[in-house]
Context: one part of a larger RNA
Molecule: small-subunit ribosomal RNA, central domain
Organism: Caldiserica bacterium JGI 0000059-M03
RNA sequence: CUGGGUGUAAAGGGUGUGCAGGCUUCCUUUUAAGUUGAUUGUGAAAUCCAGAGGCUUAACCUCUGAACUGCAGUCAAUACUGGAAGGAUAGAGGAUAUGAGAGGGAAGUGGAAUUCCCGGUGUAGCGGUGAAAUGCGCAGAUAUCGGGAGGAACACCAGCGGUGAAGACGGCUUCCUAGCAUAUUCCUGACGCUCAUACACGAAAGCUAGGGGAGCAAACAGGAUUAGAUACCCUGGUAGUCCUAGCUGUAAACGAUGGAUACUAGGUGUUGGGAGAGUAAUUCUCUCGGCGCCGAAGCUAACGCGUUAAGUAUCCCACCUGGAAAGUACGGUCGCAAGGCUGAAACUC
Numbered sequence: 001c002u003g004g005g006u007g008u009a010a011a012g013g014g015u016g017u018g019c020a021g022g023c024u025u026c027c028u029u030u031u032a033a034g035u036u037g038a039u040u041g042u043g044a045a046a047u048c049c050a051g052a053g054g055c056u057u058a059a060c061c062u063c064u065g066a067a068c069u070g071c072a073g074u075c076a077a078u079a080c081u082g083g084a085a086g087g088a089u090a091g092a093g094g095a096u097a098u099g100a101g102a103g104g105g106a107a108g109u110g111g112a113a114u115u116c117c118c119g120g121u122g123u124a125g126c127g128g129u130g131a132a133a134u135g136c137g138c139a140g141a142u143a144u145c146g147g148g149a150g151g152a153a154c155a156c157c158a159g160c161g162g163u164g165a166a167g168a169c170g171g172c173u174u175c176c177u178a179g180c181a182u183a184u185u186c187c188u189g190a191c192g193c194u195c196a197u198a199c200a201c202g203a204a205a206g207c208u209a210g211g212g213g214a215g216c217a218a219a220c221a222g223g224a225u226u227a228g229a230u231a232c233c234c235u236g237g238u239a240g241u242c243c244u245a246g247c248u249g250u251a252a253a254c255g256a257u258g259g260a261u262a263c264u265a266g267g268u269g270u271u272g273g274g275a276g277a278g279u280a281a282u283u284c285u286c287u288c289g290g291c292g293c294c295g296a297a298g299c300u301a302a303c304g305c306g307u308u309a310a311g312u313a314u315c316c317c318a319c320c321u322g323g324a325a326a327g328u329a330c331g332g333u334c335g336c337a338a339g340g341c342u343g344a345a346a347c348u349c
Stems, first nucleotide, its partner, number of pairs: 003321004007303002012317001014201004021194003025088007033081002035077008049065006091191001092188003095184005103177007110154001115149007125136002162169002206247006215241002220236004258316006266294012298305002322349002331342004
């Protein structure tokens, strides 16, 4: 390279937007670049191959033929691909009307609880554990009642539920804002799919600056446990966790399953729409979109997957190619740093 693969064996990029590139509905006409056929020229000789011949044979040499799978010109064909022109509506988009939602941003606001402070009642314990101790408490704790401060998170509703590209999103109200579904089949008329580079977003932890700090809690201190105990348990407790602005760019970023389109038995539940039937009412049937479970065929090494495919096919991207060394070294690049991205080899089995 031709291949074979990527749920769990090596392998799907964390996610999206999207330029170049690759691929791309139906019909008609045209062109003839690709494609196909014919023909002409050329494709040196030697070599290779086939046949024949010459050295006693062979190697070797000579002759003849074939071949030189290529390139160019001319003529022709027009199914497919490409170019040009015109048309269509099944893909895609728009319009109109409804609808659901923790989608995003900002501001405001509510109650429960923890902690702290003040005051009342009240007295000797409280707390904690397997058992204890450290700790707190007669300077009045714990408990209980009233008042106040402050920060963070939003019980029930809550769902096998919903929304979002992913990360993720949950009290309530208002404002700003994005996407989606359904119905009508009115409009545009292939405007599409994918996407290297690029750009944007991206949990937690971490970093910079300024705030904030109730609870929790790396580090740290003490008490236990233990042979030891730099742990598990307990009492404390600082960064951090929260906010604003910026950086970092990684996760078992998982469905360990890239995106798009089409096709291929069903059953059952749930969620958001629509249509129809019917009843006193509950309902029933069909249909579009999502989320689950079970399963035909088929697939799979098996487990399992199974119209939300890991089935059957097409297009595009990413990635894998024995283990270890190693996601290391070196170089480059990004970053304030931590480190990220790219990413080997020797030796060895």